[in-house]
Context: one part of a larger RNA
RNA sequence: UGACGAAGGCCCGCACAAGUGGUGGAACAUGUGGUUUAAUUCGAUGCAACGUGAAGAACCUUACAAGGGUUUGACAUGUCAUAAAUCUUCUUGAAAGAGAAAAGUGCCCUCAGGAACACGAAGAAAGGUGGUGCAUGGUUGUCAUCAAUUCCAACCGUAAGGUGUUGGGUUAAAACUCGCAACAAACGCAACCCUCAUGUUUAGUUGCCAUCAUUUAGUAUGGAACCUUAAACAUAUUAUUAAUGAUAAGUUGAAAAAAGGUGAGGAUAACAUCAAAUCAUCAUGCCCCUUAUGCCGUGGGCGAUACAUGUGCUACAAUGGCCAAAACAAAGGUUUGCGACCCCGUGAGGGCAAGCUAACUUCCAAAACCCAACCUUAGUUUGGAUUGCAAGUUAUAACUCGCCUGCAUGAAAUCAGGAUCGCCAAUACUCGCCGGUCAACCAUAUGAUGAUGAAUCUGUUCCCAAGCCUUGUAUA
Numbered sequence: 001u002g003a004c005g006a007a008g009g010c011c012c013g014c015a016c017a018a019g020u021g022g023u024g025g026a027a028c029a030u031g032u033g034g035u036u037u038a039a040u041u042c043g044a045u046g047c048a049a050c051g052u053g054a055a056g057a058a059c060c061u062u063a064c065a066a067g068g069g070u071u072u073g074a075c076a077u078g079u080c081a082u083a084a085a086u087c088u089u090c091u092u093g094a095a096a097g098a099g100a101a102a103a104g105u106g107c108c109c110u111c112a113g114g115a116a117c118a119c120g121a122a123g124a125a126a127g128g129u130g131g132u133g134c135a136u137g138g139u140u141g142u143c144a145u146c147a148a149u150u151c152c153a154a155c156c157g158u159a160a161g162g163u164g165u166u167g168g169g170u171u172a173a174a175a176c177u178c179g180c181a182a183c184a185a186a187c188g189c190a191a192c193c194c195u196c197a198u199g200u201u202u203a204g205u206u207g208c209c210a211u212c213a214u215u216u217a218g219u220a221u222g223g224a225a226c227c228u229u230a231a232a233c234a235u236a237u238u239a240u241u242a243a244u245g246a247u248a249a250g251u252u253g254a255a256a257a258a259a260g261g262u263g264a265g266g267a268u269a270a271c272a273u274c275a276a277a278u279c280a281u282c283a284u285g286c287c288c289c290u291u292a293u294g295c296c297g298u299g300g301g302c303g304a305u306a307c308a309u310g311u312g313c314u315a316c317a318a319u320g321g322c323c324a325a326a327a328c329a330a331a332g333g334u335u336u337g338c339g340a341c342c343c344c345g346u347g348a349g350g351g352c353a354a355g356c357u358a359a360c361u362u363c364c365a366a367a368a369c370c371c372a373a374c375c376u377u378a379g380u381u382u383g384g385a386u387u388g389c390a391a392g393u394u395a396u397a398a399c400u401c402g403c404c405u406g407c408a409u410g411a412a413a414u415c416a417g418g419a420u421c422g423c424c425a426a427u428a429c430u431c432g433c434c435g436g437u438c439a440a441c442c443a444u445a446u447g448a449u450g451a452u453g454a455a456u457c458u459g460u461u462c463c464c465a466a467g468c469c470u471u472g473u474a475u476a
Base pairs, nucleotide, nucleotide: 001476003473004472005471007470008469009468010467013464015460016459019423020422021421022420023419026314028312029311030310031309032308033307034305035304042053043052064300066298068296069295070294077124079121080120082118086103088101089100090099091098092097107114108113127289128288130287131286132285136283137282138278139277140276141274149186150185154163155162156161167178168177169176193266194265195264196263198234199233200232201231202230203229208223209222237260240254241253242252243251244250303442320375321374332363333362337356338355342351343350344349382413387408388407389406390405392403393402430451431450432449434447435446
C1' cells in the first nucleotide's frame, strides 16, 4: 500500500420491510446431469452453465458411429502430357461410384500457338469442427451504469509511499460548493445521439372528411380545417415564487406548463478483477494426422430413459366453463411471395382466381371486455395428458422422427413442505397480435407490439451485495 475482520461510523440498491404474482407438489414442452448405446458429435458448469452457442437436427445441416467407396483428392496455385467443351443411352450398385456405347468440333489465330474446360502422371503442396483459450489476436460475460481510476511538476517522508482524491454541507454521481500544501490535468459521471410525450411551420397521396353536396360504401366530385404521415424548428434552465440553508451548493412546498427538478425508455460500459468463456464464427503460434484424424455417399444417431434437476407452458375452476350475439389496437411481413371474393369440405384444407413490387392489395380474425342463455360445487359441461381410427399438408422421403384436422378415449391434478424468485406505474398480474430462422415444423422458446390495468413503499432495526472514512491484524 492492499486484502481480510461475527471491528466502528456514514451511505446506497426490489437488499430487507410493506404489498403483489409466481417457482418448489401434478401432466406436458424444453435444456442439463447420470445411465445406456455401434454412436447417443462438441462446447457452456455458483452468482456470471442448464428454452445457453442452436434466429428452427426427418435427408441436408452433421462435426458422431456402422457398412460401402476414394487417395494430388470436394477446394487453390505452379509443371508435364493427352484431349475442345458438352450432351444422350446402356450395364452394375443402397447411393457414391465403376464399366461400356453413340453423337460432336466451336472461339482467337502471325498457322508457331493461345483462351476456357476435362481426364491422367509426378512432386511441391492442399485438407483437418484434430490438441492446446494455461502460447495468442479478435469478440464476449462479470463486478456495474457501481463512482470510481490515474497523472505532470510541486510539497512531506531515510524509504516503501503520502498529499492532491481527506474534512463541513450537498448530490443519482470524484456532480457541486466552502475550507485546506496543495495547484492544474486525463479517463469515467453528466451532456451531445435515437425513440416517446406538447406545439408551430411546410406538404396533401395511396392517408383524412368539418361545412356544402353525394353514395351500398370517403364511393365519386370537392376540401386542406381535423386526424395522420415525415422533415425542420420551438419548449425545461431550479427559469419564477415562499420557506430553509453559511449570504454558498442545494433541499422542501407552490404557481404556470403537455411535461419539473436526470420528463420516460434506449444506445452508450473508466482503470482493473476472475490464467472467466470461446482454437467449433473467424484469424493464428506450436504440436499431431497425410491410402487418413483428409474426402464422397447410404441408411442410422444427435429424439435412447430406472432416475435427479433447471427454465417454461397448461391446469386444478364460478373473478369460472360453454354456446350465441356484438365492439375497440399497435407494430410488423409480403413477388421463388402475400393471396380477397366465390364454390367444395364438419374441419385441417382443396378448386378456380382478381388484386398487390404495397399509407393503395393481402396476411387480418384481435383476445381479454360488454350483453344474454345454460351449467350449480361435482374429479363436474373443471382439466386436458394418453391412446385408437379416419383424414389433410410440406417434402424424392414423415417407420425410427414432423405439423395440423375430425370422431372416440378422458390420466394426474381440488392451490402445493422446507426453501426460493420477479416486480414500485402505464410497472406487476391478465389478454391477444406480429416478426426472424424457415420447404415444413417439434415455438409452450425468443425478439418486438399494443389492449386492460392494480396493491404497497415517503422507512433502514435486521439479511445480502457495492462504495467511502476510521481502526485492528497471526495475512500478501
Predicted 3D model of a 476-nucleotide part of an RNA (small-subunit ribosomal RNA, 3' major domain) from Sphagnum contortum.
RNAcentral holds the full RNA, with entries from SILVA.
It matches the Rfam family "Bacterial small subunit ribosomal RNA".